[in-house]
Context: one part of a larger RNA
RNA sequence: UCUGCGGCAGGACGGAAAGACCCCGGGACCUUUACUGUAGUCUGGCAUUGGGUUCUGAUGUGGUCUAUAUAGAAUAGGUGGGAGGCUUAGAAGGGAGGACGCUAGUCUUCCUGGAGCCAUCAGUGGAAUACCACCUUGGUCACGUUAAGAUUCUAACCUGCAUCCGUUAUCCGGAUGAGGAACAGUGCUUGAUGGGCAGUUUGACUGGGGCGGUUGCCUCCUAAAAAGUAACGGAGGCGUCCAAAGGUUCCCUCAACGCGUAUAGAAAUCGCGGGUAGAGUAUAAAGGCAUAAGGGAGCUUAACUGCGAGAGAGACAUCUCAAGCAGAUGCGAAAGCAGGGCUUAGUGAUCCUGCGGUCCCGUGUGAGAGGGCCGUGGCUUAACGGCUAAAAGGUACCCCGGGGAUAACAGGCUUAUCUCCUCCGAGAGUUCCUAUCGACGAGGAGGUUUGGCACCUCGAUGUCGGCUCGUCGCAUCCUGGGGGGGUAGCCCCUCCCAAGGGUUAGUCUGUUCGCCUAUUAAAGCGGCACGCGAGCUGGGUUUAAACCGUCGUAAGACAGGUUGGUCCUUAUCCGCCGUAGA
Numbered sequence: 001u002c003u004g005c006g007g008c009a010g011g012a013c014g015g016a017a018a019g020a021c022c023c024c025g026g027g028a029c030c031u032u033u034a035c036u037g038u039a040g041u042c043u044g045g046c047a048u049u050g051g052g053u054u055c056u057g058a059u060g061u062g063g064u065c066u067a068u069a070u071a072g073a074a075u076a077g078g079u080g081g082g083a084g085g086c087u088u089a090g091a092a093g094g095g096a097g098g099a100c101g102c103u104a105g106u107c108u109u110c111c112u113g114g115a116g117c118c119a120u121c122a123g124u125g126g127a128a129u130a131c132c133a134c135c136u137u138g139g140u141c142a143c144g145u146u147a148a149g150a151u152u153c154u155a156a157c158c159u160g161c162a163u164c165c166g167u168u169a170u171c172c173g174g175a176u177g178a179g180g181a182a183c184a185g186u187g188c189u190u191g192a193u194g195g196g197c198a199g200u201u202u203g204a205c206u207g208g209g210g211c212g213g214u215u216g217c218c219u220c221c222u223a224a225a226a227a228g229u230a231a232c233g234g235a236g237g238c239g240u241c242c243a244a245a246g247g248u249u250c251c252c253u254c255a256a257c258g259c260g261u262a263u264a265g266a267a268a269u270c271g272c273g274g275g276u277a278g279a280g281u282a283u284a285a286a287g288g289c290a291u292a293a294g295g296g297a298g299c300u301u302a303a304c305u306g307c308g309a310g311a312g313a314g315a316c317a318u319c320u321c322a323a324g325c326a327g328a329u330g331c332g333a334a335a336g337c338a339g340g341g342c343u344u345a346g347u348g349a350u351c352c353u354g355c356g357g358u359c360c361c362g363u364g365u366g367a368g369a370g371g372g373c374c375g376u377g378g379c380u381u382a383a384c385g386g387c388u389a390a391a392a393g394g395u396a397c398c399c400c401g402g403g404g405a406u407a408a409c410a411g412g413c414u415u416a417u418c419u420c421c422u423c424c425g426a427g428a429g430u431u432c433c434u435a436u437c438g439a440c441g442a443g444g445a446g447g448u449u450u451g452g453c454a455c456c457u458c459g460a461u462g463u464c465g466g467c468u469c470g471u472c473g474c475a476u477c478c479u480g481g482g483g484g485g486g487u488a489g490c491c492c493c494u495c496c497c498a499a500g501g502g503u504u505a506g507u508c509u510g511u512u513c514g515c516c517u518a519u520u521a522a523a524g525c526g527g528c529a530c531g532c533g534a535g536c537u538g539g540g541u542u543u544a545a546a547c548c549g550u551c552g553u554a555a556g557a558c559a560g561g562u563u564g565g566u567c568c569u570u571a572u573c574c575g576c577c578g579u580a581g582a
Stems, first nucleotide, its partner, number of pairs: 001582008010574003014569002022403006028395004034200005040193003044189005050153005056147010067136001077135005084118003093112008157180003161177006203215003212232001216238006239384001240282001241341002246300007254278001257273004280289002283346001285344003304327004310321004316385001329338003352378007360371002410457001411455001412453003416450001418446006427437002464539001465537003469531001470528005477502003480497006504518003508514001545563004549558003
């Protein structure tokens, strides 16, 4: 070295299971003061559903009464007809009672009485309740209809009451009785309640996700001298305002500063100088603006209607600029200017729907309903190109499809942070920067910390600590050699060389760490997937059960606590150990 055999498990990001954590998409269950429904429950109406009595209303018919303005016999409802009407079938008058009432009287019942009373006429005024008819206001009586309530009946209906029969039967049906009763029950329909149940929703961006923030429009920078240009890059504004702050004609020039000037001061108003703008511009910023777009005054409504050649921006939708034409108008002597504001923000598609107008359509025809067209109103549809008129959560009981497009472990890159070193040397060190310490600063090394990034791995790279077994580095804890000292000595401080060997046992805690105890020459710091789970453990973390605190209406949640909780793998190859043969 090769070939066997027996072993060990460091590697083959070993095998097993299309990762359960995380994210994305989908689902399923669960919760609720998410949305929308719905079983159920309550409830009004009608039907099944009938008869009496009574009470309170409404209404119709008939009878009967009722109705003072002033004047006037006096309590004249209105209109028409009308010359007579009532009366021994009992008039006037009288007595007793009742109703109404404006206290004047009207109507009526009974008794008495015994033959007249009223109208026309006169007067008042619009006319005689003498009489008849119709109508109005209010009351009353009768009848009818109807509504609500109370009560009662029995014949609907009910009885999971009794007896008898079918029938040897606690069902069912029939019969008889008893009880309840037009209620209950049932059907249709109205309203309410309704996680009991159901269907769903619960946005996106995001240096993982969540929390936070943002989401449309305007201005500047980033933006690399055309335009455009991203980021959870750096700064700010908007969701209006103005009938003048618009149009036009004419006129004017600002801010600061200096000097002068009563109260008056740094600063009020006034005068002079000076002044390219350092002011002002409705409102952010930028670009403009003194020939003014800035300030003032006069007159006014172009903050018009119908169009629009031609251009610019944009994927589209759409947005922007615009001479000119027609009509009517304002200002100006006129030329002219005016289709809002110095410009760029001040916003919302479509559907649905209100209002005004209109020549249009209008279901056989004529109308109409309704619609179209023109104008206009209603959205923080602000997640602002707007899903629906209308929507929140939990899952550790979870599931599926995917992702190393994206987090947690480890690795990688980086090294802010961390550890170590060096430089400078203010200062401390009695004096003296450098025995020792070293501010403010500067430069590095390392790759053990906390991070950043998200590059392999999510069709799986098992995660803390302990045990076992080690191996390496040196920035050396001990042992060895040496320099310096603010080294008398013993100690000690600091630096240089040095990795051969060594580097304890315990209490507490799952702990690493750490405190402590007793020792030791010393009880080093780190790397090896925070070495090592196909070597062990499984105390912690990190499933399902459960309790507490806190949070939440709840389902549930908590780098809060607590008890419990399945650790698979027969070694093919590399590697290593032992052994046999060649």
Predicted 3D model of a 582-nucleotide part of an RNA (large-subunit ribosomal RNA, domain V) from a marine sediment metagenome. Rfam family: Bacterial large subunit ribosomal RNA. The family has 102 seed sequences and 51,934 matches in Rfam 15.1. The full RNA is in RNAcentral, with records from SILVA.